This is a predicted structure of a 74-nucleotide RNA (transfer RNA) from a Myxococcales bacterium.
RNA sequence: CCGUGUGUAGCUCAGCCUGGAAGAGCGCCCGUUUCGGGAGCGGGAGGCCGCCGGUUCGAAUCCGGCCGCAUGGA
Numbered sequence: 001c002c003g004u005g006u007g008u009a010g011c012u013c014a015g016c017c018u019g020g021a022a023g024a025g026c027g028c029c030c031g032u033u034u035c036g037g038g039a040g041c042g043g044g045a046g047g048c049c050g051c052c053g054g055u056u057c058g059a060a061u062c063c064g065g066c067c068g069c070a071u072g073g074a
Base pairs, nucleotide, nucleotide: 001073002072003071004070005069006068007067010026011025012024013023020057028044029043030042031041032040050066051065052064053063054062
């Protein structure tokens, strides 16, 4: 320098192809239970989806540019 993959909750990931407006597990908080803790059960908080722009009535999703990480090639 060229290509490919990837970036979504504190962590690990789904959702993207096929646009209708964001979820799971673990973790955290509260309650319940217990002598207490853990496990179990119930409830809750937490992300406007890497950044900027475009298309659209509507963008995590489609298009363009840029950035980070991983990887292949020269």
Rfam family: tRNA. The source organism's lineage runs through Bacteria, Pseudomonadati, Myxococcota, Myxococcia and Myxococcales. Its mean pLDDT, the model's own confidence on a scale to 100, is 80.